[in-house]
RNA sequence: AAUAGACAAAGCCAAACCUUCCGAAAGGCAGGGACGGAAAGCCACGGGUCCAAGAGAUAGCCGGGCUGCCUUU
Numbered sequence: 001a002a003u004a005g006a007c008a009a010a011g012c013c014a015a016a017c018c019u020u021c022c023g024a025a026a027g028g029c030a031g032g033g034a035c036g037g038a039a040a041g042c043c044a045c046g047g048g049u050c051c052a053a054g055a056g057a058u059a060g061c062c063g064g065g066c067u068g069c070c071u072u073u
Base pairs, nucleotide, nucleotide: 002073004071005070012037013036017032018031019030021028022027035060041066042065043064045063046062047061048058049057050056051054
């Protein structure tokens, strides 16, 4: 640097739901929680979806870009 993720190992993230706060809403922060995840890390670029329609939300809808842990060869 590249290949592949195994009913394995180490560590990581955390859906629904509950609570506090922010927001007009979609939704978001934090704590608990654990359905799941091999990029469920980051970026709204293309498509999709959602909303109270915007300089909005969604990266845990799909694609694309960038970066990265462990193991294996």
Molecule: c-di-GMP-I riboswitch aptamer
Organism: Desulfogranum marinum